This is a predicted structure of a 71-nucleotide RNA (transfer RNA) from Pterocladia lucida. A source record names the gene trnC. The sequence is in RNAcentral, with records from ENA. Its Rfam family is "tRNA". Gene Ontology term of the family: triplet codon-amino acid adaptor activity. Its mean pLDDT, the model's own confidence on a scale to 100, is 81.
[in-house]
RNA sequence: GGCUAGAUGGCAGAAUGGUAAUGUAUAAGAUUGCAAAUCUUUUAAUGUUGGUUCAAUUCCAACUCUAGCUU
Numbered sequence: 001g002g003c004u005a006g007a008u009g010g011c012a013g014a015a016u017g018g019u020a021a022u023g024u025a026u027a028a029g030a031u032u033g034c035a036a037a038u039c040u041u042u043u044a045a046u047g048u049u050g051g052u053u054c055a056a057u058u059c060c061a062a063c064u065c066u067a068g069c070u071u
Stems, first nucleotide, its partner, number of pairs: 001070007010024003018054001027041004047063005
């Protein structure tokens, strides 16, 4: 240089075009003689910029970054 794949809460990780699960973690509460464990509740996310569409995490393009293959 060429090709391929990927980018989603603090972390990990799902999602048929119809507003995003789950686990873990943070915070509060219950429970306990104190803790741990357990239970309940809360907070928190689609890499950036455009396009298509009534509607985009999803489809298209460019850019940025990461990983792999090849030379």